[in-house]
The RNA shown here (Glycine riboswitch aptamer) has 80 nucleotides and comes from a chicken gut metagenome. RNAcentral holds the sequence, with entries from MGnify.
RNA sequence: UCUCUGGAGAAUCCCGCACAAGGGUGCCGAAGGUGAAAGCAGAUCAGCGACUGCGAAUCUCUCAGGCAAAAGGACAGUGA
Numbered sequence: 001u002c003u004c005u006g007g008a009g010a011a012u013c014c015c016g017c018a019c020a021a022g023g024g025u026g027c028c029g030a031a032g033g034u035g036a037a038a039g040c041a042g043a044u045c046a047g048c049g050a051c052u053g054c055g056a057a058u059c060u061c062u063c064a065g066g067c068a069a070a071a072g073g074a075c076a077g078u079g080a
Base pairs, nucleotide, nucleotide: 001080002079004077005076006075011025013024014023015022026067027066028065032063033061035059039054040053041052042051
């Protein structure tokens, strides 16, 4: 990386023939993405502190995506 299996959350809300597209409102976090702790480094200083850079997540934000089913799905397991 590929195959197979398991895999959550949140309005089948309103308009729209429709559960589609689009719009409105409310919500979810587990595609992806945002942010940042300890610590390390730099520069400065007598020192402290402030400044700059690096810095994880299932945390955070909700941009994207999602809120019946289907699809998707972090992650876990099997096989190659």